Molecule: transfer RNA
Organism: Vicugna pacos
């Protein structure tokens, strides 16, 4: 240089083909317990990587970008 695949909650990852975005884990808070831990209950946390466009409405679809992974050279 040049194809390609990622980016989603504090981690580690789904899911959606345009109309309200979800588990584990973690974290608070509650019951329990003598305390702890393990278990149960309800809960908070999200600029869906940046910016522009397209649209009544973008996490999505187009455009330019950026950060990592990998191929070629």
């Nucleotide at each position: 240089a040049g194809a390609g695949g990622u980016a989603u909650a504090g981690c580690u990852c789904a899911a959606g083909u345009g109309g309200c975005a979800g588990a584990g884990c973690g974290c608070a808070u509650g019951c329990u317990u003598a305390g702890c831990a393990a278990g149960c209950a309800g809960g908070a946390g999200g600029u869906c990587c940046u910016g522009g466009g397209u649209u009544c409405a973008a996490u999505c679809c187009c455009c330019a970008g950026u950060g990592c992974c990998c191929c070629u050279u």